Molecule: Bacterial RNase P class A
Organism: Woeseiaceae bacterium
């Protein structure tokens, strides 16, 4: 100098004027003064929890999620550290990573053969039989057979290399490598080992196929839920005691109609109908829930780390037609994705640029 890897921070700045939401104080009031006012993702609503209501003796089934080991945490499907596997020269990155010697299923095409065996090309003719040839041996052909080394197919074909062996071959035998099982050593463990022994080698692949095993999960959600509470209508109770007609001076008396209650239905009887007051439920509306919290910052301590402990300081949006804006000026490298709605921890996705730290590889020079 070039090319990369990992982690963190930031998200135009300043000023003036006019506004908006919340809080505190002052003022009888109009109002005034002071303070605060979006994000790293506020997003998707995909996980986990708090909180609230409902349900609940306990357990099981169903369903769902998760799945190497250890740890962190309120909890998690998240995070940290480690192991195995894969990729990269490397810094590093990716990993859905329990079980295929319980069962069931699946594998197009090609291929001899795809799961329990098999032989298309090929290799062999030692043994047995037949024929030919030879004096004879050797030999040739065929039958009966043997083999899986080589070729061929495929994503995948029954350990690999070499030597021996054989008619040709084959873990058939041996050496090394691999593998399985048992032990040993190290590690909390996953697991590792150029440690020891046994075995010629089994048990092909696929479980984000059914399934099996293990762990976890009650349901609904702030429109949760709690409180205050009109007008109108209806419900319950109490008091007063009613529409029409007739008679009567009047108080009143008599009669009649409709509706409701009592009742299985009808007749019938009794009571009620209006006004006033009281009670209770619900609606409109209002209040709470609502933001002081698994909170933030700093320091120290423990831990490789995620994280935890202690001390000190700080208060940092809380709306409900729903605020966080507009205009102007100056400057710069000309400014991305996007905006709270109960809260918090994660994950994922979107994002113009800029800055900082650690590390790797290559080239050149000293």
């Nucleotide at each position: 100098g070039g090319a990369g890897c990992c982690g963190g921070c930031u998200a135009g700045g300043c000023a003036a004027u006019c506004g908006c939401c919340c809080c505190a104080c002052c003022g009888c009031a109009g109002g005034g003064u002071g303070g605060g006012g979006a994000g790293g993702a506020a997003a998707g609503u995909c996980c986990g929890g708090g909180c609230u209501c409902c349900a609940u003796c306990g357990g099981a089934c169903a369903g769902g999620a998760c799945g190497c080991c250890a740890g962190g945490u309120a909890a998690c499907g998240c995070c940290u550290g480690g192991g195995g596997g894969g990729c990269g020269c490397g810094a590093g990155c990716c990993u859905a990573c329990g079980g295929a010697a319980a069962g069931u299923g699946c594998a197009a095409c090609a291929g001899a053969a795809a799961g329990c065996a098999u032989a298309c090309c090929g290799c062999c003719u030692a043994a047995g039989c037949g024929c030919c040839g030879u004096c004879a041996c050797u030999g040739g052909c065929g039958c009966c057979g043997g083999c899986a080394a080589g070729g061929u197919u495929g994503a995948a074909a029954u350990g690999g290399u070499g030597c021996g062996g054989u008619a040709a071959g084959a873990g058939c035998g041996c050496a090394c490598c691999g593998c399985a099982c048992g032990g040993g050593u190290g590690g909390c463990a996953a697991c590792a080992c150029g440690c020891c022994g046994u075995g010629g080698c089994a048990g092909g692949g696929u479980a984000a196929a059914c399934c099996c095993c293990g762990u976890c999960c009650g349901g609904a959600g702030c429109a949760a839920g709690a409180c205050c509470a009109a007008a109108u209508a209806g419900g319950g109770g109490a008091a007063u005691g009613c529409g029409c007609g007739g008679c009567g001076c009047a108080g009143g008396c008599c009669g009649c109609a409709c509706c409701g209650u009592c009742g299985g239905u009808c007749c019938g009887a009794a009571c009620g109908g209006a006004u006033u007051c009281c009670c209770g439920g619900g609606u409109a509306g209002g209040u709470c829930g609502c933001u002081a919290g698994a909170g933030g910052c700093a320091g120290c301590c423990g831990g490789c780390g995620a994280c935890g402990g202690c001390u000190g300081c700080c208060c940092c949006a809380g709306a409900u037609g729903a605020a966080u804006g507009a205009u102007u000026g100056c400057c710069c490298u000309c400014g991305a994705c996007a905006g709270a709605a109960c809260c918090c921890g994660g994950c994922u996705u979107a994002u113009c640029g800029g800055c900082c730290g650690g590390c790797u590889c290559c080239c050149a020079c000293u």